[in-house]
C1' cells in the first nucleotide's frame, strides 16, 4: 500500500428504513440484626465522525478516524 470485518448505555450485546432495548453494573426503595443474595423501581444514548439518499436512517450510499484479520 491492497482486500475484508467491526465501531450502539459504564461493560457484554440486541434492534425488518418507522419514536433505540435487554442482561450485568451503578442509584433508590423493600427484605435482612448487618452485609451478601432476592424483589421492585428509576437514571443513563450526538448509534465513532462528516456528508448524501429518503416523508422518515443505528440500518442504504460516499468519505474520514480508530481497532482487528489477511495479502504483498
Nucleotide at each position: 500500500g491492497g482486500g475484508c470485518c467491526g465501531c450502539u448505555a459504564g461493560c457484554u450485546c440486541a434492534a425488518u428504513g418507522g419514536u433505540a432495548g435487554a442482561g450485568c453494573a451503578c442509584c433508590a426503595g423493600c427484605c435482612u440484626u448487618u452485609u451478601a443474595a432476592g424483589c421492585u423501581g428509576a437514571g443513563g444514548g450526538u448509534u465513532a465522525c462528516a456528508g448524501g439518499u429518503u416523508c422518515g436512517a443505528a440500518u442504504c450510499c460516499u468519505g474520514u478516524g480508530c481497532g482487528g484479520c489477511u495479502c504483498a
A computed fold for a 72-nucleotide RNA from a Candidatus Blackburnbacteria bacterium, annotated as transfer RNA. RNAcentral holds the sequence, with entries from ENA. Its Rfam family is "tRNA". By type it is a transfer RNA. Taxonomically the source falls in Candidatus Blackburniibacteriota (Bacteria, Bacteria candidate phyla).